[in-house]
RNA sequence: GCGGAGGGUCGGAUGGCCGCGGCUCCGGACUCCGGUCCGGGGUCGAGGAAAGUCCGGACUCCACGAGGCGACGGUGCCGGGUAACGCCCGGCCGGGGCAACCCGAGGGAAAGCGCCGCAGAAAUCAGACCGCCCCGCUUGCGGGGCAAGGGUGAAACGGUGGGGUAAGAGCCCACCGCGGAUCGGGCAACCGGUCCGGCACGGCAAGCCCCACCGGGAGCAAUGCCGAAUAGGGACCUCGCGCCGGCGCACCGCCGCCAGGGGUGUGGGACGGCAGGAUGGCCUUGGUCCAGAGGUCCGGGUUGGCAGCUAGAGCCCGUUGGCGACAGCGGGACGAGAGGAAUGGCCAUCCCCCGAAAGGGGACAGAAUCCGGCUUACAGAUCCUCCGCGCAU
RNA sequence: GGGCGCUUAGCUCAGCGGGAGAGCACUGCCUUCACACGGCAGGGGUCGCUGGUUCAAUCCCAGCAGCGCCCACCA
Numbered sequence: 001g002c003g004g005a006g007g008g009u010c011g012g013a014u015g016g017c018c019g020c021g022g023c024u025c026c027g028g029a030c031u032c033c034g035g036u037c038c039g040g041g042g043u044c045g046a047g048g049a050a051a052g053u054c055c056g057g058a059c060u061c062c063a064c065g066a067g068g069c070g071a072c073g074g075u076g077c078c079g080g081g082u083a084a085c086g087c088c089c090g091g092c093c094g095g096g097g098c099a100a101c102c103c104g105a106g107g108g109a110a111a112g113c114g115c116c117g118c119a120g121a122a123a124u125c126a127g128a129c130c131g132c133c134c135c136g137c138u139u140g141c142g143g144g145g146c147a148a149g150g151g152u153g154a155a156a157c158g159g160u161g162g163g164g165u166a167a168g169a170g171c172c173c174a175c176c177g178c179g180g181a182u183c184g185g186g187c188a189a190c191c192g193g194u195c196c197g198g199c200a201c202g203g204c205a206a207g208c209c210c211c212a213c214c215g216g217g218a219g220c221a222a223u224g225c226c227g228a229a230u231a232g233g234g235a236c237c238u239c240g241c242g243c244c245g246g247c248g249c250a251c252c253g254c255c256g257c258c259a260g261g262g263g264u265g266u267g268g269g270a271c272g273g274c275a276g277g278a279u280g281g282c283c284u285u286g287g288u289c290c291a292g293a294g295g296u297c298c299g300g301g302u303u304g305g306c307a308g309c310u311a312g313a314g315c316c317c318g319u320u321g322g323c324g325a326c327a328g329c330g331g332g333a334c335g336a337g338a339g340g341a342a343u344g345g346c347c348a349u350c351c352c353c354c355g356a357a358a359g360g361g362g363a364c365a366g367a368a369u370c371c372g373g374c375u376u377a378c379a380g381a382u383c384c385u386c387c388g389c390g391c392a393u
Numbered sequence: 394g395g396g397c398g399c400u401u402a403g404c405u406c407a408g409c410g411g412g413a414g415a416g417c418a419c420u421g422c423c424u425u426c427a428c429a430c431g432g433c434a435g436g437g438g439u440c441g442c443u444g445g446u447u448c449a450a451u452c453c454c455a456g457c458a459g460c461g462c463c464c465a466c467c468a
Stems, first nucleotide, its partner, number of pairs: 001389010012350007020045011047364001051375002054373005059219004064286006072215005077091005092106001093104004107210002112208002114204003129150002131146007158176006177199001178197008223307004233298007242274004247267006254261002276290004300467003312334001315332007351362004394464007403417004411448001419435005441457005
């Protein structure tokens, strides 16, 4: 110098004028004394993704606790980090690259079921199209042996080489692969070695499934309070609508010491007990609620105010521990919080890009309860580290 | 803001790992004097897009795009 790999930062700058939203101060007006309105000053006012809503949480409600079962959903090499995660870090294995480095939804196919179209002889209990070999003979047919070669296919019942044989074949041997046992290293995934087995075990689990682990549901339009208005309306479905006691009333051809007691019937209701209903999968149990309970749908009224609502598992710097993610300690800075929803416009100078100039343009995109991630979109600018090649010293 | 679903021929939909299909519509021929009806034949598809799993994807998985539906409070 050329080409490449990994990571970080910024996302036009400054000033002036006008405008918008929040908070606060001052002045004025009104007031039902809570505040409201008007004017002015000060101060703050979008992002790295605010996005997709794909994961994980905080928070709130579903009234709540314990145990069990089943379904559903998710995750998936190993170890660690974290509030948690499907995220991140480190390692292992496999693949790509000369390398820096990158990619991998990466458990189990000897638990079981299913599928493997077409082609091909055969797609997994096996079997033989062309062939090869032996025998018989009528020279192209019959009987038998083989699975090495050809051909098909994404995939062909271990691969390569040698021996062996009529031809062949794990038939035998060596190496590789596979499986089992064992030894050493490592927390582990895994790696390395020794011995044995002659091969029995094709692929697909982002098909069902098995194993291990995790998960209760809903979401700030959650939820709480105040105010206004209306019809506390209607239809349907599911379960229950029962027993006993007590109470009131009636009756008795029961007892009675005349206080009352007993029996029968009935009533209204919810006083007590049991049973019943509900408790957002089901069951059990405890507790709670109900007097009927629960659910679905059609209706009626309002479109107001306050809270939740923003300073935090957050950011920067230093230091300690750690390979690292990260954690501990010390210091520092930081204040959108609206509610149909503000964060804008113009001018000047500078910066960058296009253009010969005049001039034009400045990416992706915009908060809506908050936080940690992932993914997707993004003109450009800039910094650090590393690799390969060439040249010079 | 939050939750959920769908995308296949011009339209409405089926299909759910191995050939892309049905009805209506469209085109041609027959029938009719002509049209309709009817009969016969035919054309028409990036299965929304991009990746991945698989030998093979409309189908399974992920991302993106477009369209649609639901969710306020009070008694």

Two RNAs folded together computationally: RNase P RNA and transfer RNA, 468 nucleotides in total.
It holds a member of the Rfam family "Bacterial RNase P class A". By type it is a ribozyme. Rfam's curators write: Ribonuclease P (RNase P) is a ubiquitous endoribonuclease, found in archaea, bacteria and eukarya as well as chloroplasts and mitochondria.